[in-house]
Context: one part of a larger RNA
Molecule: small-subunit ribosomal RNA, central domain
Organism: Candidatus Jorgensenbacteria bacterium RIFCSPLOWO2_12_FULL_42_11
């Protein structure tokens, strides 16, 4: 190597586009490169395997014969791969109609809450806990009315609901835009799949400038708790959070389930479009395609479970794993402003 494997044990890269590479639908020549028989050359001796013989046997030696992966040539199949050259529509793209969506990014506007300040009423307490203080208030608070500014998030609809490749995406409106399904089955004619390496996107905290800062809140400080209380509760509070631009590239980035095809009994719910079949019409009903989901049969599994959105049954391509610490650590590489991040051991140990 050969083999095993990666939902939960040790494994699916956080996602996606895509170079090289592999792998690829159907039918018809043709080339004979891969494949194949056959003949032949080579394949040193020794080794191996027969058979005889020599060492009193063996071992071990010696003669003689057979085996022989691979390489060269010659001939010859053409079924499958390959090329090469025509054909085709089932994969796979397009046009057409239609339709759903919190899918993107810009900008507007909106209403309730919350602070804030001014102005009105009013007076003695308010907050806050398990009790309290700490804190705010007779320079009029807390409550209530009114106007007025900030500033972040968008109840109710609202769902087991929708999108999107992940991350994620919720008031409305308008611009611009990406992607999907459904139906006709017109076009084009294998244009396809995977993806080393690249490349682009990636929550939340951090990081640079520059702006905003209502609430809310690491650090900070006070007050309680308690043996302490560098906590948890309570009063304040600054990075932050919020917007541009740049930068970090990590997460239980989870379905802890790579990606695509094809093929297997079902039963229920929903979302979206279609045919039908009904009706005034709009549900119901019956069929089909796409999603979401619950349960559950073969079968799979160590079990738990999974189960047509498979963890069944095969194929294609890629990632990854090979006992637990040391360690995702150290040196050494790239990357970053920095925090780091990516690649990644050993000794020792048990």
């Nucleotide at each position: 190597u050969u083999g095993g494997g990666c939902g939960u044990a040790a494994a699916g890269a956080g996602u996606g586009c895509g170079u090289a590479g592999g792998a690829g639908g159907u039918c018809u020549g043709a080339c004979g490169c891969g494949u194949u028989a056959a003949c032949u050359g080579u394949a040193a001796a020794a080794u191996u395997u027969c058979a005889c013989u020599g060492c009193u046997c063996a071992a071990c030696a010696g003669u003689g014969a057979a085996c022989g992966c691979g390489c060269g040539g010659u001939u010859a199949a053409a079924a499958c791969g390959g090329u090469c050259a025509g054909a085709c529509u089932a994969g796979a793209g397009g046009a057409u109609a239609c339709c759903a969506g919190a899918g993107g990014u810009c900008a507007u506007u909106g209403g309730a809450a919350c602070g804030u300040a001014c102005g009105g009423u009013g007076u003695a307490g308010g907050g806050g806990u398990g009790a309290a203080a700490u804190c705010c208030g007779u320079u009029g608070a807390u409550a209530u009315c009114g106007u007025a500014c900030g500033g972040a998030a968008c109840a109710c609809c609202a769902a087991a609901g929708g999108c999107g490749a992940a991350g994620g995406c919720a008031a409305a409106u308008g611009a611009c835009u990406g992607g999907g399904g459904u139906a006709u089955u017109c076009c084009u004619g294998a244009c396809u799949c995977u993806g080393a390496g690249g490349c682009a996107c990636g929550a939340a905290a951090g990081c640079g400038u520059g702006g905003g800062g209502a609430g809310c809140a690491a650090a900070a400080a006070g007050g309680a708790u308690u043996a302490g209380a560098u906590a948890c509760c309570c009063u304040u509070g600054u990075a932050g959070u919020c917007c541009a631009c740049g930068c970090u590239g990590u997460a239980a980035a989870c379905g802890a389930u790579g990606u695509u095809c094809a093929c297997u009994u079902g039963c229920u719910a929903u979302u979206u479009c279609g045919a039908g079949u009904a009706u005034c019409g709009a549900c119901c009903c019956u069929c089909g395609a796409a999603g979401u989901g619950g349960c559950g049969g073969a079968g799979c599994u160590a079990a738990c479970g999974c189960g047509u959105u498979a963890a069944g049954u095969g194929a294609a391509c890629c990632g990854c794993c090979u006992g637990g610490g040391a360690a995702g650590u150290a040196c050494g590489g790239c990357c970053g402003c920095a925090a780091g991040g990516c690649u990644a051991a050993a000794a020792c140990u048990c």